A computed fold for a 90-nucleotide RNA from Parvularcula dongshanensis, annotated as Glycine riboswitch aptamer.

[in-house]
This record gives sequence, C1' cells and structure tokens, in this order.
RNA sequence: CGCUCCUCCGCGGGAGACACUGGCGAACAGGCCAGGGCCGAAGGCGCAACCGCCCCGGAAACGCUCAGGCAACAGGACCGCGGGAGAGGA
Repeated sequence: CGCUCCUCCGCGGGAGACACUGGCGAACAGGCCAGGGCCGAAGGCGCAACCGCCCCGGAAACGCUCAGGCAACAGGACCGCGGGAGAGGA
C1' cells in the first nucleotide's frame, strides 16, 4: 500500500414455481387441515471438470428436492458500493 484471500456490518440490485382437489369456515381469507401439482438461488446431500506431487483436502449457478419456497411482505444464492476485523503479499 487504488495488491490478494477470508469474514462481518450498512446501503442498493436480486429469479423461478398452483385461478388444483376435498374439508373447516360467514367468506369467491393469498387463513387453517389433508391430498395432489410445481420451483431451484438459503441450508443440506450427490456427481466431478478442475486445483493439489501422493495422502488428506478443496471444488459448480450441474443433479436431488430432505429442508425451504410457489400474491405481497419477508427470505434469497449472487452482484455492486462503502466500512470494520483477520491472514498473506510487496
């Protein structure tokens, strides 16, 4: 130190998918219960191109759909900006 990595905080952006069936109910409430259908971007699990001399290990936005979700709100991988802690490098 206008470098790299990791992590936390704040702000902004941020997709997909039921006008299904039955019951409850005053209700044609996006409510509750049961069933069926569907989504893929919290988390989880699986495959492995790749990284790694080997072991150990890491590793997708692919696959599964356990969890989660299918009006809005919220959540949200990930992206941008700002800031903090730590590690490394020069």
RNAcentral holds the sequence, with entries from Rfam. Its mean pLDDT, the model's own confidence on a scale to 100, is 76.